[in-house]
RNA sequence: AGAGUUUGAUCCUGGCUCAGGACGAACGCUGGCGGCGUGCUUAACACAUGCAAGUCGAACGAGGGCCCAGAGCUUGCUCUGGAGACCCGAGUGGCGAACGGGUGAGUAACACGUGACCAACCUGUCCUAGGGUGAGGGACAACCCGGGGAAACCUGGGCUAAUACCGCAUGAUGUCUCGUCAUCGCAUGUUGAUGAGAUGAAAGGGGGCCUCUGCUUGCAUGCUCCUGCCCAAGGAGGGGGUCGCGACGUAUCAGCUUGUUGGUGGGGUAACGGCCCACCAAGGCUAUGACGCGUAGCGGAUCUGAGAGGAUGAUCCGUCACAUUGGGACUGAGAUACGGCCCAGACUCCUACGGGAGGCAGCAGUGGGGAAUAUUGCGCAAUGGGCGAAAGCCUGACGCAGCGACGCCGCGUGUGGGAGGAAGCCUUUUGGGGUGUAAAACUGCUUUUAUACAGGAAGAAACACUCCGACGUGUCGGAGCUUGACGGUACUGUAAGAAUAAGGAUCGGCUAACUCCGUGCCAGCAGCCGCGGUAAUACGGAGGGUGCAAGCGUUGCUCGGAAUCACUGGGCGUAAAGGGUACGCAGGCGGCAUUUUAAGUUGGAUGUGAAAUCCCGGGGCUCAACCCCGGAAUUGCGUUCAAAACUGGGAUGCUUGAGUAUGGUAGAGGAAAGUGGAAUUUCUGGUGUAGCGGUGGAAUGCGUAGAUAUCAGAAGGAACAUCAAUGGCGAAGGCAGCUUUCUGGACUAAUACUGACACUGAGGUACGAAAGCGUGGGUAGCAAACAGGAAUAGAUACCCUGGUAGUCCACGCCGUAAACGAUGAUAACUAGCCGUUGGGAGGACUUACCUUUUAGUGGCGAAGCUAACGCGUUAAGUUAUCCGCCUGGGGAGUACGGCCGCAAGGUUAAAACUCAAAGGAAUUGACGGGGGCCCGCACAAGCGGUGGAGCAUGUGGUUUAAUUCGACGCAACGCGAAGAACCUUACCAGGUCUUGACAUCCUGAGAAUCUUCUAGAGAUAGAAGAGUGCCUUCGGGAAUUCAGUGACAGGUGCUGCAUGGCUGUCGUCAGCUCGUGUCGUGAGAUGUUGGGUUAAGUCCCGUAACGAGCGCAACCCCUAUCCUUAUUUGCCAGCACAUUAUGGUGGGAACUCUAAGGAGACUGCCGGUGACAAACCGGAGGAAGGAGAGGACGACGUCAAGUCAUCAUGGCCCUUACGGCCUGGGCUACACACGUGCUACAAUGGAAAGUACAGAGGGCCGCAAUACCGCGAGGUGGAGCAAAUCCCAGAAAACUUUUCGUAGUCCGGAUUGGAGUCUGCAACUCGACUCCAUGAAGUCGGAAUCGCUAGUAAUCGCGAAUCAGCAUGUCGCGGUGAAUACGUUCCCGGGCCUUGUACACACCGCCCGUCAUACCAUGGGAGUGGGUUGCACCAGAAGUAGCUAGUUUAACCUUCGGGGGAACGGUUCCACUUUGUGGUUCAUGACUGGGAUGAAGUCGUAACAAGGUAGCC
Repeated sequence: AGAGUUUGAUCCUGGCUCAGGACGAACGCUGGCGGCGUGCUUAACACAUGCAAGUCGAACGAGGGCCCAGAGCUUGCUCUGGAGACCCGAGUGGCGAACGGGUGAGUAACACGUGACCAACCUGUCCUAGGGUGAGGGACAACCCGGGGAAACCUGGGCUAAUACCGCAUGAUGUCUCGUCAUCGCAUGUUGAUGAGAUGAAAGGGGGCCUCUGCUUGCAUGCUCCUGCCCAAGGAGGGGGUCGCGACGUAUCAGCUUGUUGGUGGGGUAACGGCCCACCAAGGCUAUGACGCGUAGCGGAUCUGAGAGGAUGAUCCGUCACAUUGGGACUGAGAUACGGCCCAGACUCCUACGGGAGGCAGCAGUGGGGAAUAUUGCGCAAUGGGCGAAAGCCUGACGCAGCGACGCCGCGUGUGGGAGGAAGCCUUUUGGGGUGUAAAACUGCUUUUAUACAGGAAGAAACACUCCGACGUGUCGGAGCUUGACGGUACUGUAAGAAUAAGGAUCGGCUAACUCCGUGCCAGCAGCCGCGGUAAUACGGAGGGUGCAAGCGUUGCUCGGAAUCACUGGGCGUAAAGGGUACGCAGGCGGCAUUUUAAGUUGGAUGUGAAAUCCCGGGGCUCAACCCCGGAAUUGCGUUCAAAACUGGGAUGCUUGAGUAUGGUAGAGGAAAGUGGAAUUUCUGGUGUAGCGGUGGAAUGCGUAGAUAUCAGAAGGAACAUCAAUGGCGAAGGCAGCUUUCUGGACUAAUACUGACACUGAGGUACGAAAGCGUGGGUAGCAAACAGGAAUAGAUACCCUGGUAGUCCACGCCGUAAACGAUGAUAACUAGCCGUUGGGAGGACUUACCUUUUAGUGGCGAAGCUAACGCGUUAAGUUAUCCGCCUGGGGAGUACGGCCGCAAGGUUAAAACUCAAAGGAAUUGACGGGGGCCCGCACAAGCGGUGGAGCAUGUGGUUUAAUUCGACGCAACGCGAAGAACCUUACCAGGUCUUGACAUCCUGAGAAUCUUCUAGAGAUAGAAGAGUGCCUUCGGGAAUUCAGUGACAGGUGCUGCAUGGCUGUCGUCAGCUCGUGUCGUGAGAUGUUGGGUUAAGUCCCGUAACGAGCGCAACCCCUAUCCUUAUUUGCCAGCACAUUAUGGUGGGAACUCUAAGGAGACUGCCGGUGACAAACCGGAGGAAGGAGAGGACGACGUCAAGUCAUCAUGGCCCUUACGGCCUGGGCUACACACGUGCUACAAUGGAAAGUACAGAGGGCCGCAAUACCGCGAGGUGGAGCAAAUCCCAGAAAACUUUUCGUAGUCCGGAUUGGAGUCUGCAACUCGACUCCAUGAAGUCGGAAUCGCUAGUAAUCGCGAAUCAGCAUGUCGCGGUGAAUACGUUCCCGGGCCUUGUACACACCGCCCGUCAUACCAUGGGAGUGGGUUGCACCAGAAGUAGCUAGUUUAACCUUCGGGGGAACGGUUCCACUUUGUGGUUCAUGACUGGGAUGAAGUCGUAACAAGGUAGCC
């Protein structure tokens, strides 16, 4: 420091996710040791048990024990007395219990933090210095005697002490009242001095001593010391109060407040104060967020971060609040009191049912809750606290130990050598490789830790006591003595021996780390993207690896990354985002100059910013964690001094910003009144006759009752053609005939004036298209709704005919629009060029031109900006000021609430839930019922077919034991199959074999081989016979057969979606790419586009491109003409011979042919067109003319196209079978459907007879002549021919003649019967052919559809491959031989350019809504149930204070009556509580609304292309 994820790819925007750190954590697996920390985050839920606050006898009385003495005696009990610096339960009294310890419920507050202030305060113990401590009195506990009660406890009477209680005296520097003087302070006021008056205190205890006093052993009321007590002053520390500033969310909380704000006077408090009360006034707070609601203890700090920030507030420290819930006071220096009291509520316990007791948020511990958090431990040895003079006692504070890997830190589990690179396991291309020096074995070394034994600290300083010394009996110093929970400790030594000690996660990318097996969209994984549907580095296991390590992972939460709330540090034309527009209060911001001030600002000094923490430097535990010391830091706040540039404040000026006055100018700017013509419609009248109207085509509609058309007249409403324009005006919305009136703004020229008056603008106010609403008018045309007609599968639409609201006017609402320049307002600056509107100036050749300057309005462009598109002085550039707005998509501009509205609705505006995207711009494709150009038997023009019939053949379907398998739009279907009776054959039934029918290796035997017989359907089995080969180094070997053994064979079994190869198709379409350069952030573009031209990316020209490659063309074959050469089996012109006749023969080489090589055609020539090009058109010549005809030849790629059954091949599967063999059957089935063909339906024909002319092929397991036989298929026979020689082999249509006469026929030949021929082991299932007989459908074929552009279609026959036989199929061959093409509008396919796109699996795309179904969250909802709270009531415990009829009453006073005071009672106030009525919030609710998500549901097709009616608001 970044990375993954939107796309086919790109850039941007934008969210989601990850890598890091942290934790009081939890969970899973695992676990050796130690140190230091840390441990109920949940139920402030309930608590058994024990402990956590006592102490003082030197305050007091009583009592008991110990000790001493005495007595009684039942010799161990009772009684009496005494003494001591002895001890003590309970009690009185003092101090403490308000600290320490816990928790975070409440609290949004002066609670906390920080900084000030108190001239408005209090303070026990402690310290300093001053003064005093006199003299009295009355009680109450304890105790004793009673009473009540289960108990807790209560109560009556009696005795008693005090440092308990109460008067009195004395007293001031106290307090109060009235004065005087001085001083200080921001003010109220303070401080000091002083005068008078009033008020007003105490307590003793202990030790020593005999100098004084009194009694006189000695003790005291004496002296002295200590310690208490009282008063006043000061200090320290502690507390109380006030203020500035800081610090959560929500405005869907906008108004709150009546003790409220202030005053006066009282009360109250330690003290100020509405703190409380009476009266008076009507104030106070709030957009700088009052009030309300929700949440929360606050800080030092902790975590994170570069920082700024963000999150947190465990442990430690400070502080606040609380102590079962609520209320209340008492005591006290201090509490409204955790282990005190009273009352009320809930709960628990005891109870004799009358009544009582209790409060772990102290330490342990229990239950409960929870994912989750420890011992009912030891000790006061240390530190600290309380009491005490002290010893000492108390102390769950604290010090320690225990439990927990909860965290941090440290250590260890050994180390060196050791290759037969062991075994095992994994993997493999079977050679090997990995684990791996790893282990073992052997051999050295070490002993931390653990174990055993032994030694053994520091923490301890003291107090007290004893002794000594110094200053005054006490204090200080010294010596001695004493004290350890931890502790069987730390630590050290010794012994033995590698001995006692490794796991968890992960390995697709991010992210370090890879293979095998299993599984087969299953099981599962997953933080995001995503993996899994038979070859998964992603699931599970294994081997191996990686990174950590006594831990490792997961989950949760938090900061970071996130510049993803942007102060540092973002944006708003199109991605989310400029308010519809203007005016304008508050606010923010503001021109030039001088001067002043010092609020901001800057610098210095100073106070504070607790300690701990962090950081730096040292030091101590062996290191570290941890601890100690010092420093720095604590970015803050306060005080003070200084500076005066800038901002602010004050003052004085200025004119350039802004404005005012004057003269002009243009304009659909606004409002009102009037007025004009054209047109539509209607009405009246005339002319006139059968249609009009409307559409893609029609119909509804109008019309013989006279329409439409046309002429004249009238009525009425609405809108204003031409001018007219990227022209004008206005803030925007918007504004258009003409005239008048009223009126706003702008511009311009020149002077004068004011003197910053400016800009922006939250709220607010005004304006604000269309539609809509209300009231009243108006209504010609148009026209939602509605009606009818069409069209349609439907058509609540698009089209047509009608037609009402509305559109118009007046007045009033509404307040929204894609209210758009999708661009807020203002100001300044930053190249130009070309238009246009309104002014001004100058010039000139002055009817309109030029130059220049302003204010508008447009186009193109520089720099710059931008993701790109684009913007570009009218900025989206560079700056300044102010306002508005945005923060992923959906849910949703929705719900609820508020405000506005008559309503419709508007405005403000969420959440749950859900997704990993949604989006912008641009790119390449593909597509379009987009455009342009062009081509093709694509259409059109023609000819002939198919679709109807019968048959053949293939397919589907059905059937079957099996009807083997594959091929499925074009591009499957006379296809694989160039030929299924057996075989083929893969299928079925049955029979049979198991190293196999076939290959290699091993062992044994036998030559091989051949013949015959028996059984069987055959495979096969059995038997008999013939036969002994070749080479040899004589051992044997080669070949072959049989048997055996196991490695293996075998599979037309699966996967063409694991593959190779081959093939089809687009398509013989003209395209597909690359290098370098250039452009672009990039994907990419350019080249390849453009203008022409071509069959062609063919060629030319142009050109940021220049070149090149694969394709095109050419090169190859065949054919058309000619030439040369050659001449047999072919040919025969000329010369001969022979024959009835025939190249039959001699011969010939001219011709034809054959087969080798050449020539020829190239837009070469001429004319025209074109751009002087390429090329095109026409012509000449030529056998052939613009590619002469035909063939082979198929670019990059597409279709997961076809083929595992041609072959090859990975993986999987079968192995006495899914392999092999055999017989028979099947592939040939048959209600049916489709494809491809044949034959026909006839006279351009059928039949009969006669006659003529091919080409290309094939032939020895062959073709077969002549001849003979048969009606014929064919048979007999066999000349000739391995073929330019012989044969197949008579070509047919054609031509000539005859007949038939339009009919189911002399057409047609299916079907069937009979008889045969041939092939073959064998024609039953199941061959072909022949003859005789039979003589079906069919009379030219619906919708639809196919082929063909010339030697073509059509028609006619011939041959070949396969093949024993089987041809209507296929592949070839020749004969005869047409018609038509205007043309490219349309259908189909294709090419190039361009355009749109929400498509990229690419239109067979994408995608919307209702309905149905499952599930989820949410709104409404008659209500229902909780929480909380306002108001008005009820109620009134305990209790303080005030008041007070009443009752009672030790101290003091008294005139003895009483008074004063107090207690009880009553009353005012008040908690719980009650009722009523509201607010708010949560839960729930029949039913209901929309929303989201689900597998492949239903209906349509709204959007994306002109999306088929452009879309959207």
Molecule: small-subunit ribosomal RNA
Organism: uncultured prokaryote